[in-house]
RNA sequence: AGGGUGAUAUUUCAAUGGUAGAAUGCUGGCCUCCGAAGCUAGCGAUGUAGGUUCGAUUCCUCCUCACCCUG
Numbered sequence: 001a002g003g004g005u006g007a008u009a010u011u012u013c014a015a016u017g018g019u020a021g022a023a024u025g026c027u028g029g030c031c032u033c034c035g036a037a038g039c040u041a042g043c044g045a046u047g048u049a050g051g052u053u054c055g056a057u058u059c060c061u062c063c064u065c066a067c068c069c070u071g
Stems, first nucleotide, its partner, number of pairs: 001070007011023003018054001025043006047063001049061003
């Protein structure tokens, strides 16, 4: 320099164009003599900027970051 893959919640991962979920974490409640465990409710996210579309996490382009390949 060229090419490929990826970026979603505190963290680890889902979601094949139609209301973004789970586990985990944190907080409250129940339970307990007190904790832990368990049950229950809540909190919380699509890397940046554009484009296509009635509608974008999803499709396209640029940029940033990480990893891999070629030289």
This is a predicted structure of a 71-nucleotide RNA (transfer RNA) from a bacterium. Its Rfam family is "tRNA". It is annotated as a transfer RNA.